[in-house]
Background
The RNA shown here (transfer RNA) has 72 nucleotides and comes from a Patescibacteria group bacterium.
RNA sequence: CCCCCUAUAGUUUAAUGGAUAAAACAUGGGACUUCUAAGCCUAUGAUCUAGGUUCGAUUCCUAGUGGGGGGA
Numbered sequence: 001c002c003c004c005c006u007a008u009a010g011u012u013u014a015a016u017g018g019a020u021a022a023a024a025c026a027u028g029g030g031a032c033u034u035c036u037a038a039g040c041c042u043a044u045g046a047u048c049u050a051g052g053u054u055c056g057a058u059u060c061c062u063a064g065u066g067g068g069g070g071g072a
Stems, first nucleotide, its partner, number of pairs: 001071007010025004018055001027043004048064005
């Protein structure tokens, strides 16, 4: 320098053009308990950035950025 893959919550994953973006773990609170833990109830929290296509984009297209891989 070129090519390919990838980016969703603090973490690990769902959502194949139409939804209030779903869950597990973690975290905060509650109840329980002599106390703690476990289990139970509950709350908070996310689509990498900028454009484009479309009535509608997490999803499709382009560019960039970060990560991974391959080639020279």
Record summary:
Rfam family: tRNA. Rfam classes the family as a transfer RNA. The RNAcentral record of the sequence draws on ENA.